[in-house]
Molecule: transfer RNA
Organism: Candidatus Woesearchaeota archaeon
């Protein structure tokens, strides 16, 4: 340089265009415990990389970056 693939809480991940976006780990408070793990119950935590468009509506489509990842010269 050209080609597919990917980007969602710390970290991993689900999510036909339609409610303010699931779900494990983690973390923090409580219960149990003599303590600890280990179980329970609860609760923070997201500008869904960034920009524009289409559409009543976009995490999801369409363009442009940006980063990454594989293959190819």
């Nucleotide at each position: 340089g050209g080609g597919c693939c990917c980007g969602u809480a710390g970290u991993c991940u689900a999510g036909c265009g339609g409610c303010u976006a699931u779900g494990a780990c983690g973390u923090c408070g409580c219960c149990c415990u003599u303590a600890c793990a280990a179980g329970g119950c609860g609760g923070a935590g997201g500008u869904c990389c960034c920009c524009a468009g289409u559409u009543c509506g976009a995490a999801u489509c369409u363009g442009g970056g940006c980063g990454g990842g594989c293959c190819c010269a």